[in-house]
RNA sequence: CACUCAUCAAGAGCGGUGGAGGGAUACGGCCCUUUGAAACCGCGGCAACCCCCGGAGCGCUGGGACGGUGCCAACUCCGUCAGAGUUCAACCUCUGGCAGAUGAGCG
Numbered sequence: 001c002a003c004u005c006a007u008c009a010a011g012a013g014c015g016g017u018g019g020a021g022g023g024a025u026a027c028g029g030c031c032c033u034u035u036g037a038a039a040c041c042g043c044g045g046c047a048a049c050c051c052c053c054g055g056a057g058c059g060c061u062g063g064g065a066c067g068g069u070g071c072c073a074a075c076u077c078c079g080u081c082a083g084a085g086u087u088c089a090a091c092c093u094c095u096g097g098c099a100g101a102u103g104a105g106c107g
Stems, first nucleotide, its partner, number of pairs: 001107001003105006013043005021032003026080004044072003049068002051064005076099001081096005
């Protein structure tokens, strides 16, 4: 980096360094931020994909959390494409797609 599968409405922050940005990308919106952004470090926490121990005629389910990842504002912050509902239209709602994130497997 490509592919396959699963999940994405829940959950979880303090301190230090650092100084102006950040919320993946483009555009639009909205929001966070000098009452200190990104990034890095320390400690803490959440969750339970891998993992561990059970139950059950396989894909289910109960429990655990030392270890490998991940995560700790806002639904993946929201919308971009298509369809449906309502409408003259717009707004709005729902479903799917695209894109993305994380894990496991594989090349």
The RNA shown here (SAM riboswitch aptamer (S box leader)) has 107 nucleotides and comes from an Aggregatilineales bacterium.
The coordinates come from a structure-prediction model, not an experiment, and the mean pLDDT is 85.
It was read from a public genome assembly, where an Rfam model found it.
Its Rfam family is "SAM riboswitch aptamer (S box leader)". Rfam's curators write: The SAM riboswitch is found upstream of a number of genes which code for proteins involved in methionine or cysteine biosynthesis in Gram-positive bacteria.
Taxonomically the source falls in Aggregatilineales (Bacteria, Bacillati, Chloroflexota, Anaerolineae).